[in-house]
RNA sequence: GGAGUUGGCCAGACAGUCGCCGCCGAUCGCCGCUGGCGUGUCGGGGGAGGAAAGUCCGGGCUCCACAGGGCGGAGUGCCAGGUAACGCCUGGGCGGCGUGAGCCGAUGGAAAGUGCAGCAGAGAGCAGACCGCCUACGCCUCCUACGGGAGGCCGGUAAGGGUGAAAGGGUGCGGUAAGAGCGCACCGCGCGCCUGGCAACAGUGCGUGGCACGGUAAACCCCACUCGGAGCAAGACCAAAUAGGAACCCCAAGGCGUGGCCCGCGCUGGGUUCGGGUAGGUUGCUUGAGAGCGCCGGUGACGGCGUUCCUAGACGAAUGACUGUCCUCGACAGAACCCGGCUUAUCGGCCGACUCCCACC
Repeated sequence: GGAGUUGGCCAGACAGUCGCCGCCGAUCGCCGCUGGCGUGUCGGGGGAGGAAAGUCCGGGCUCCACAGGGCGGAGUGCCAGGUAACGCCUGGGCGGCGUGAGCCGAUGGAAAGUGCAGCAGAGAGCAGACCGCCUACGCCUCCUACGGGAGGCCGGUAAGGGUGAAAGGGUGCGGUAAGAGCGCACCGCGCGCCUGGCAACAGUGCGUGGCACGGUAAACCCCACUCGGAGCAAGACCAAAUAGGAACCCCAAGGCGUGGCCCGCGCUGGGUUCGGGUAGGUUGCUUGAGAGCGCCGGUGACGGCGUUCCUAGACGAAUGACUGUCCUCGACAGAACCCGGCUUAUCGGCCGACUCCCACC
């Protein structure tokens, strides 16, 4: 200098003006006045994100349900740790990819059972003679120089060819009619032990077995572990009326309408108290498994201690518009009870650590 891997951070900047939503203070006005209310006025200060998104997991919180157990169902799935919890994270094991830093993997069990495997192929699961190889043994025919030879039948053979994603260990030597773990050596594999490791697992370890055990469990299944339901429109409080309900008391008269008044006619009981509850209002609501910094423990995720800070809280729902200057000309996108994750979208830029290649000293 080039090419890459990985972790973290930022998300146009500055100034001014006018608005919008909360909060605090002062002031003004009103009310049923230790207080409360207000499109009031003035001042101060705060006001979206790394994903606020998808709503896919986990938890807090709230209400409902709930003796205990089984069946059934759903989810997770190597090991250890972290955490409030998780399907998340960290570290490790195993397998695969990469020269490497690193990346990817639903990665328990297929000698408990069942199922499945298109096409091709002779044969696809306690396998299979299509081509090839063989004719030792048994039988038949022919020939013979009488040693045997040729052909056929019955067969033998998984070493070679061929099919396939996959054909029931590999290489070599022996062996054989030809072959074959048939025998042997080495490698591989299974089982037991030993050693290391908390474990998953590993090993130039020891012994043993000729090898008996193909694949598939995001197929049924087996094993282990976890799991009640609904969700802030949860839930709690206050509570209007010419609405509706209950109890008690009072009256046989009264009230209302018509009408100037009476009679008449028409309609109708009145009062008090109480609970539920609609509209509406208040609350839940943002101080929290919180953030920054420092020290300590740990490989790390993370934990402990100290100190500092308060950082939106709406509900027909705020966070905007304009002007000026500058630059590298600005992506994806916007809270709605709150957190921890995952996933997806995203113009660009900055920082740290590491790897490979080339050149030079």

About this RNA
The prediction has a mean pLDDT of 77. Bacterial RNase P class A, 361 nucleotides, folded computationally. Its Rfam family is "Bacterial RNase P class A". Rfam classes the family as a ribozyme.